[in-house]
Context: one part of a larger RNA
RNA sequence: UUGCGCUGAAGGAACUCGGCAAAUUGAACGCGUAACCUCGGGAGAAGCGUUGCCUCCCUCGGCGCAAGCCGAGAUGGCGUAACAUAAAAGGGGGGAGCGACUGUUUACCAAAAACACAGGACUCUGCCAAAUCGAAAGAUGAAGUAUAGGGUCUGACGCCUGCCCAGUGCUGGUAAGCGAAGAUCGAACGUGUCAAAGCGUUCGAUAUAAGUUCCAGUAAACGGCGGCCGUAACUAUAACGGUCCAAAGGUAGCGAAAUCCCUUGUCGGGUAAGUUCCGACCUGCACGAAUGGCGUAACGACUUCCCCGCUGUCUCCAGCACAAGCCCAGCGAAAUUGAAUUCCCCGUGAAGAUGCGGGGUCCCUCGCAACAAGACGGAAAGACCCCGUGCACCUUUACUGCAACCUUGCGUUGGUACCUCCGAAGGCUUGCGUAGCGUAAUCGGCAGGCGCCGACCCCUCCGUUCCGGCUGAAGGUGAGCCCACAAUGAAACACCGUUCUAGCCUUCGGCUUCACCUCACCGGAACGGGCCAAUCCUCUUCCGAAACAGCGCAAGGCGGCCAGUUUGACUGGGGCGGUCGCCUCCCAAAAAGUAACGGAGGCGUGCAAAGGUAAGCUCAAAUCGGUUUGGAACCGAUUGUUGAAGCGCAAUGGUACAUGCUUGCCUGACUGCGAGACCCACAAGUCGAGCAGAGACGAAAGUCGGCCAUAGUGACCCGGUGAUUCCGAAUGGAAGGGUCACCGAUCAACGGAUAAAAGGUACGCCGGGGAUAACAGGCUAAUAGCUCCCGAGAGCACUCAUCGACGGAGCUGUUUGGCACCUCGAUGUCGACUCAUCGCAUCCUGGGACUGAAGAAGGCCCCAAGGGUAUGGCCGUUCGCCAUUUAAAGCGGUACGUGAGUUGGGUUCAGAACGUCGCGAGACAGUUCGGUCCCUAUCUGCCGCAGGCGCAAGGACAUUGCCGGGCCCUCUCUCCAGUACGAGAGGACCGAGAGAGUCGAACCGCUGGUGUUCCUGUUGUCCCCGAGGGCACGGCAGGUUAGCUACGUUCGAAGGGGAUAACCGCUGAAAGCAACUAAGCGGGAAGCCUCCCUGAAGAUAAUGUCCUAUGUUAGGGCCGUGGCAGAUUACCACGUUAAUAGUUCAAAAGUGCAAGCGCAGCAAUGCGCUUCAGCUUAUUGAAACUAACUCCCAAACGGCCA
Repeated sequence: UUGCGCUGAAGGAACUCGGCAAAUUGAACGCGUAACCUCGGGAGAAGCGUUGCCUCCCUCGGCGCAAGCCGAGAUGGCGUAACAUAAAAGGGGGGAGCGACUGUUUACCAAAAACACAGGACUCUGCCAAAUCGAAAGAUGAAGUAUAGGGUCUGACGCCUGCCCAGUGCUGGUAAGCGAAGAUCGAACGUGUCAAAGCGUUCGAUAUAAGUUCCAGUAAACGGCGGCCGUAACUAUAACGGUCCAAAGGUAGCGAAAUCCCUUGUCGGGUAAGUUCCGACCUGCACGAAUGGCGUAACGACUUCCCCGCUGUCUCCAGCACAAGCCCAGCGAAAUUGAAUUCCCCGUGAAGAUGCGGGGUCCCUCGCAACAAGACGGAAAGACCCCGUGCACCUUUACUGCAACCUUGCGUUGGUACCUCCGAAGGCUUGCGUAGCGUAAUCGGCAGGCGCCGACCCCUCCGUUCCGGCUGAAGGUGAGCCCACAAUGAAACACCGUUCUAGCCUUCGGCUUCACCUCACCGGAACGGGCCAAUCCUCUUCCGAAACAGCGCAAGGCGGCCAGUUUGACUGGGGCGGUCGCCUCCCAAAAAGUAACGGAGGCGUGCAAAGGUAAGCUCAAAUCGGUUUGGAACCGAUUGUUGAAGCGCAAUGGUACAUGCUUGCCUGACUGCGAGACCCACAAGUCGAGCAGAGACGAAAGUCGGCCAUAGUGACCCGGUGAUUCCGAAUGGAAGGGUCACCGAUCAACGGAUAAAAGGUACGCCGGGGAUAACAGGCUAAUAGCUCCCGAGAGCACUCAUCGACGGAGCUGUUUGGCACCUCGAUGUCGACUCAUCGCAUCCUGGGACUGAAGAAGGCCCCAAGGGUAUGGCCGUUCGCCAUUUAAAGCGGUACGUGAGUUGGGUUCAGAACGUCGCGAGACAGUUCGGUCCCUAUCUGCCGCAGGCGCAAGGACAUUGCCGGGCCCUCUCUCCAGUACGAGAGGACCGAGAGAGUCGAACCGCUGGUGUUCCUGUUGUCCCCGAGGGCACGGCAGGUUAGCUACGUUCGAAGGGGAUAACCGCUGAAAGCAACUAAGCGGGAAGCCUCCCUGAAGAUAAUGUCCUAUGUUAGGGCCGUGGCAGAUUACCACGUUAAUAGUUCAAAAGUGCAAGCGCAGCAAUGCGCUUCAGCUUAUUGAAACUAACUCCCAAACGGCCA
């Protein structure tokens, strides 16, 4: 010093994130018990009292035949400070949140508010059930059957559960659209042939499933539930009104909440003081109704606030026991370790040095014991951050697949019948706008047609209808009727032909639906069989179902169930934002080129003329004149070397002899090429005379291969179109390919990874990085802080008592930053505690100048760092606010000092919840509850203690003091003096004295604490009883000697001297004055040096006195007995010529009257004698009884020997 125990004065939570830890309480009996309540509870509520021992006799209960045993009670008595005497053994109460409850959970950091739960709701499932496992067989469900089983949400109970179906799901419906394979039909091309067929390729059409679009329903499905403006007779507010939007605009209830950013909201309560807590308010950033809302008795190792009790949590620590530590004996690890001969300061430096530079300091020791400031200490190739064309897992309306499921076709797969529908052919009908004689389908032909083979007409009936008719059939009758013409109209009728609309009949073909059958296939039954068992298999019989289902193959749909992957780069870290190709200018430093998330702008085209050529012309602007006319419109005149004209568009360069403007004729906006250059990593890009061909314009020379120039863009692959004297798998063709020309890219991340791609990770992992962030350091100093200059003004006048605008100059390295230099094979991060140390820009105290200084109290500035510089309430807080003190409650640095010193409340892993965001996985400098802090010290450092050697002889004792260290504070009161001053109120300087706080040192006489065996009391039990003891924290309890201690006591921080600071002076020139200064001389502070206390000659220059001279000498040591000394060592006392320790005796002090005997009493017990007894640790004195036995070392010169 630590651990583990015990005790503690006064106070009693002041400690702290928080009463953590500890203490208190504790048993039995009796009494007594609140709010609230689901009437069960709450409740052991709370709170109060009693308890030992003895007792002849007395009472009651239980058992027993009885003797008696057990229990309860009463009466009386006895002792103690204390009677549940030890051990064992609830602290209690109140308010709130969350969860109803008992339970469950992260074995090893989270026990919770999370999970579960009974109850509630929705939904699926009719039995070969749904659901689940499996490739299947098969199995669970279940030997169950909707009061059953599966899934999801909510979470007892009470009151309730609003509006929205637009979105996404789910369920239902389905006319129409889209719609696969297969089917049917067709077309083109190819082949082939006399011509075909056939075959092949490609395409199309028809019908068509699920699905989807579509239409509905559904929210206890996923989910969602507005804005603006105005308005009332104070103001404020808005019952009211207007308007926009929406699927609907949040109802009840609750509300600064586990949800509120601002925020410590405001008010009230509690407290001296309340960021927490409780009650309200409502401005709900961002509550809200089964992702349930609001309450709620009981319950909770949950979270939070308060109170009582209690205490060493604290003020403020002290003592004691045991175990370590330390010394001795024995035994004996580990991490770590480049090598070490391993100091301090200032500087330097890859930016924080034992090792470099300078200075200082420094005898030696693998020294010993301690402490942890450093060795960017040890441990773990940083978990944060970034990076990797790393990994893993998770999500989804990322991409691509896939299981499963739905549907269609075909197969397994047979029979029968009818209807509907569709298509084709044939036949028969049908056709009404208005006008018009009237039911005019379209077009054409035609001037006639029909009629005894029965016209008109009458009657009956069927069908149809636009209700007017139309068509047909049967009967009667017996000779005409219709058209043309005219009228009407878009169209003119008889008759014939043709086509269309709608319908009917017959025949053939097809689809679908419904239905029936039995024979496949499937299922079931049998108290039938298969020698015995069998729910299995099979046979037989019967029943059900049935060509469906199931299964197989093909096809469409759906499909995070599962799988593989993707999810860009630049970047003053990353993310968010921005950007990514090309053109023009500046930057760019007069060749070219040149970066930045430097400063400015454009492009992703246009034009058949805006092109070629030939000829001609001149603009902008200014001045003057001209009705409308003005600054600006049009016309005219003059000037006008290009300027702010024009040149399709940005900018730059260029350009008036046009590159501009106008006109004529044209198409060179040509084909095949191209010497040579520019630019340049490559690939690309740019210019280009000239040659050949065919042209345009021009009289000609000539010009023309687009445009005044510089942007107007995209490699390869793949595919397409046209052309082609190319290739053509036996041959001929064809298919297909090549070549030339052209086309398809916001491949815009624009040198383009793929045809095709988003997210989360706090559950994370790996490889790397100080190439790159967060902490700290470094550089810088925008920001910050401080100082100064100027002086507009304020200050009644007056810049400067005080304040000081607009501006300016600096300093510091405390803020916020910038940079990214050390550290990512680890430099632990806020605050608190502990311990500090430095700076001064001074909070107090000290000295001064000025004052708008009367005094007192102040203001401002100068000097000054010696000392000092608060306790509480709230909050994790630093800070801050508040309460109360104080002379004052300073500001900063020290890795925002200090985690190998402590803590762990905050932040910052894994659990969980709320609000918000996100479809989701998840996320939030938002909130909330919970949540492992390791290290035995090698070196330096530092605090102590030794050993060696030295200090030229050895030794003892005593000094000096170079150089260090310590101390250093302040207040109140009294006197001076109610004086100076002041109208008064008030009220001093200077000086003298008395107390006090704080801090420190020493001590234990006093007051207290402790005092592990000094005394006593006492419980349980054991040693037979007594006496005396053991164990139970020393069993508990009451006292207490020595020692150690504070809460106790004493003392100190006094005073003086010297040199100074600011400042105040004397004398005094330079500068005939003035001036504290230049020469000279003074005063002047808690500050400096002394004085005071203390270490100190390893201060290698110390000093003094004495002893020793050749001896077991001076002296020292070992050893022993010990200590008030002490880890060891050292130090001190003593060692027989001795009181060093023990012991004995005596005493002091403590305790409190022993044992024994007698007496009284039934007994407990009491009294008396002995007896103020007995016992007694550490204290004092005396006494040689015991032990202190013995032994070793030791000096120069000189001498002797070798």
Molecule: large-subunit ribosomal RNA, half B
Organism: Candidatus Hodgkinia cicadicola